[in-house]
RNA sequence: UAUAUUCUUUGGGGCGGGGUGCAAUUCCCCACCGGCAGUAUAGUCUGCGACGAAAGGGAUGGCAACAUCCUUUUCCUGAUCGGGUGCAAUUCCCGAACCGACGGUAUAGUCCGGAUGGUAAAAGAAUUAC
Repeated sequence: UAUAUUCUUUGGGGCGGGGUGCAAUUCCCCACCGGCAGUAUAGUCUGCGACGAAAGGGAUGGCAACAUCCUUUUCCUGAUCGGGUGCAAUUCCCGAACCGACGGUAUAGUCCGGAUGGUAAAAGAAUUAC
């Protein structure tokens, strides 16, 4: 210096006020929040992860049907425009918008739950090679 392997650590934020109502942090008005990598600095670009679905494989239990868990592949997967600066920005600045899995509950991006979980990935260490 580089690659590969292993290990360790880290790895998602936000309902405050008012109204209606028997009841709402769920409705209405205002408020608030924004994972990872890339790229001129991004919730809205490109790609990835999370959530959800199907199929295959494995483990455990079961006479079996099947159930639970793990894993691989595939599918699904929201939302931005106008102006300015500049070599370059849907990323910066100004303005106006928009979006947000599933289950529970008076209808939830913000509460509770699966989740003291998992993951994209980041940092560090050891080993190896030159």
This is a predicted structure of a 130-nucleotide RNA (FMN riboswitch aptamer (RFN element)). The sequence was found by an Rfam model in a public genome assembly. The model forms 100% of the base pairs in the Rfam consensus. The prediction has a mean pLDDT of 82. It matches the Rfam family "FMN riboswitch aptamer (RFN element)". About the family: The RFN element is a highly conserved domain that is found frequently in the 5'-untranslated regions of prokaryotic mRNAs that encode for flavin mononucleotide (FMN) biosynthesis and transport proteins.